RNA sequence: GUCGUCAGGAGAGCGCCGCCCCGUGCGGCCGCCGAAGGCGCAGGCCCCCAGCCGAACGCUCAGGUACAAAGGACUGGCGACA
Numbered sequence: 001g002u003c004g005u006c007a008g009g010a011g012a013g014c015g016c017c018g019c020c021c022c023g024u025g026c027g028g029c030c031g032c033c034g035a036a037g038g039c040g041c042a043g044g045c046c047c048c049c050a051g052c053c054g055a056a057c058g059c060u061c062a063g064g065u066a067c068a069a070a071g072g073a074c075u076g077g078c079g080a081c082a
Stems, first nucleotide, its partner, number of pairs: 001081008013030001015029005031065003037061001038059003043053003
């Protein structure tokens, strides 16, 4: 560093309308969020060019948007591989 596992883990409308198998459902319309992913730049390496790395910054394509569930960057523990 990669993978697995355990724990912690934020933000944003219980919005309106329609459909239906009446559910933790589906679709449409706007509003909103950023911490899967993606894209862009800042910055860095190199330094003619070019190439490489590239953020928690930006964009919101994707995703998400009461509780719950799921997801979740990141942090810590354990294990395996390199």
Predicted 3D model of an 82-nucleotide RNA (Glycine riboswitch aptamer) from Ramlibacter aurantiacus.
Its Rfam family is "Glycine riboswitch aptamer". The family has 44 seed sequences and 9,425 matches in Rfam 15.1.
The sequence is in RNAcentral, with records from Rfam.